[in-house]
């Protein structure tokens, strides 16, 4: 430099859950709090799940499709990184 991931340093991120806000919902921001994470950095590209607001249909106070929302801490890839053992 590439693989690689340790009873190794240095830190890093931040689950459920609570508080306030956004949002029609998933979901997200921020504050606390840590379940866990060697990329739990980043990016919806490919798959895949989650939500129907708006539009469409129906035998309509309701029911049904449906993503242009969304989820990177679901998987795959692309891109970038600390560290330096076997």
């Nucleotide at each position: 430099c590439c693989g690689c991931g340790a009873c190794a340093a240095u830190g890093g991120c931040a689950a459920a859950c609570c508080c306030g806000g956004c949002g029609a919902a998933a979901g997200c921001c921020g504050g606390g709090g840590a379940c866990g994470c060697a990329a739990a950095g980043u990016g919806a590209c490919g798959g895949g799940c989650c939500u129907a607001a708006c539009c469409c249909c129906c035998a309509c106070u309701g029911g049904g499709g449906c993503a242009u929302g969304g989820c990177g801490g679901c998987c795959g890839c692309g891109c970038u990184g600390c560290c330096g053992a076997a």
A computed fold for an 86-nucleotide RNA from a Bacillota bacterium, annotated as c-di-GMP-I riboswitch aptamer.
Its Rfam family is "c-di-GMP-I riboswitch aptamer". Gene Ontology term of the family: cyclic-di-GMP binding.
Its mean pLDDT, the model's own confidence on a scale to 100, is 90.